A computed fold for a 75-nucleotide RNA, annotated as c-di-GMP-I riboswitch aptamer. The sequence was found by an Rfam model in a public genome assembly. The coordinates come from a structure-prediction model, not an experiment, and the mean pLDDT is 80. It matches the Rfam family "c-di-GMP-I riboswitch aptamer". Its family is annotated with cyclic-di-GMP binding in the Gene Ontology.
RNA sequence: CUAAUGAAACGGCAAACUUAUCGUAAGGUAAGGACGCAAAGCUAAAGGGUCUUAAUGAGACAGCCAGUUACCAAA
Numbered sequence: 001c002u003a004a005u006g007a008a009a010c011g012g013c014a015a016a017c018u019u020a021u022c023g024u025a026a027g028g029u030a031a032g033g034a035c036g037c038a039a040a041g042c043u044a045a046a047g048g049g050u051c052u053u054a055a056u057g058a059g060a061c062a063g064c065c066a067g068u069u070a071c072c073a074a075a
Stems, first nucleotide, its partner, number of pairs: 005073002012037002017032006035063001041068003047065002049061004
């Protein structure tokens, strides 16, 4: 340095639920809150999947798989 791995430290994120707000909805945002997470960082154009919608249209989800980048470090 690369790959694999996840003991420790410094830190990080934040499910359900509640309140406010936007949206027809899925769901988003902010605050509280922690079930969990070693990528629970980023990506919904291009790949699969799920969900919303009367809809072929139009949307949502990265905490489903995936793609991509990355901190620390013992055995």